Record summary:
The part of an RNA shown here (small-subunit ribosomal RNA, 3' major domain) has 462 nucleotides and comes from Candidatus Uhrbacteria bacterium RIFOXYC2_FULL_47_19.

Context: one part of a larger RNA
RNA sequence: AGACGGGGACCCGCACAAGCGGUGGAACAUGUGGUUUAAUUCGACACAAAGCGAGGAACCUCACCUAGGUUUGACAUGCAGCUGCAAACUCCGUGAAAGCGGAGCUUCUUCGAGAGUGCUGCACAGGUGCUGCAUGGUUGUCGUCAGCUCGUGCCGUGAGGUGUACCCUUAAGUGGGAUAACGAGCGCAACCCUCGUGCUGUGUUACUAUGUCACAGCAGACUGCCUCGGAUAACGGGGAGGAAGGUGGGGAUGACGUCAAAUCAGCAUGGCUCUUACGCCUAGGGCUACACACGUGUUACAAUGGACGGUUCAAAGGGUAGCCAAACCGCGAGGUGGAGCUAAUCCCAUCAAUACCGUUCUCAGUUCGGAUCGAGGUCUGCAAUUCGACCUCGUGAAGCUGGAAUCGCUAGUAAACGCGCAUCAGCCUCGGCGCGUUGAAUACGUUCUCGGGUCUUGUACU
Repeated sequence: AGACGGGGACCCGCACAAGCGGUGGAACAUGUGGUUUAAUUCGACACAAAGCGAGGAACCUCACCUAGGUUUGACAUGCAGCUGCAAACUCCGUGAAAGCGGAGCUUCUUCGAGAGUGCUGCACAGGUGCUGCAUGGUUGUCGUCAGCUCGUGCCGUGAGGUGUACCCUUAAGUGGGAUAACGAGCGCAACCCUCGUGCUGUGUUACUAUGUCACAGCAGACUGCCUCGGAUAACGGGGAGGAAGGUGGGGAUGACGUCAAAUCAGCAUGGCUCUUACGCCUAGGGCUACACACGUGUUACAAUGGACGGUUCAAAGGGUAGCCAAACCGCGAGGUGGAGCUAAUCCCAUCAAUACCGUUCUCAGUUCGGAUCGAGGUCUGCAAUUCGACCUCGUGAAGCUGGAAUCGCUAGUAAACGCGCAUCAGCCUCGGCGCGUUGAAUACGUUCUCGGGUCUUGUACU
């Protein structure tokens, strides 16, 4: 100087407390461990691995397994030699395919065997092979915590200290005062985007008119005004005006560093290693197995509910290899159909469901719950057996609120409700990312738990 303490003082955070809703029990979905397997490819492991990489595993993807093939190679560049004028393409045989064998067809040109192609050989290609403890880049975490440093000066033999301690204050090393320090940098804040108010301009496709809406620009909030407290300061409490008040809400933004944290399988890359194979092609299988254990979710266990009928209200998105209207067919998934739309115009989409009104069920394993299984279908796609989603009919399991323990959330939040999108032929999406609708309760307080900050104290630790 640090680190640590079941030392002290002060302070903060959904950290506790006060509340609301969950997880832990059930079934299913999904990830992981384990086991199994020819293979169940690989990585990630307290917080900070486990609906994670994967924002789409039937083939492909694909790295794994089995089998069949191939060796200058699926791909790049160069050199030497040789063959034919092609290669491709079409047909035949064989084969699961890849491929192998045969036949047909036949280019441009300055007519040089040049371009291109094939074969042989050589350099080389190739590797999702190893090392994240050789690395770049990127990321997580402490943590959006308030810290981390430098120049000169001063103090100390020196390591180093001071500055950055102290008082007040703040979300903040934020600001004020004081001070052997005076200044400065990276962080904080502000500048950026968005939501909320008004004004001005523009007006298609929006709208039925001094407006809504959309776009662009400007204004507005600064403790500016009043009052009380305070050191007259910084600042704090209250008030006025205001759409908004003391950081107005949300986002982007992550200091010096820590964990030899994660990633050589996104990419790049040193070294090592394989080279008739650890490369490459193909068919099929596997990643979807299942005594079990754990994580994350969905649906429920019902009457604040289920069923049926009626009524009303969104936002944000996507669409030409696409979205697909009307009309007709089908109980339905869907089919036929073909209008419009490169989109404020048309379509997804009457744009929605919680909600409200009426009827019914009357506390039961039920008109709760929907797993599982049987049958029949629809769609995508070469192809749904392993292994897709959806529809209809039947079947109707566990489950009556979940032990110890444990998680999220402070306001348009939690909780409840639906809608959209990316990926994508299709879809295992109950996931992820957005959007709006309905819309709470509680916070006395900081003793305790966890994490963090500042000062101080002890130490047999560095």

Record summary: The coordinates come from a structure-prediction model, not an experiment, and the mean pLDDT is 82. It matches the Rfam family "Bacterial small subunit ribosomal RNA". Gene Ontology terms of the family: structural constituent of ribosome and ribosome. The sequence was found in a public genome assembly. Taxonomically the source falls in Candidatus Uhriibacteriota (Bacteria, Bacteria candidate phyla).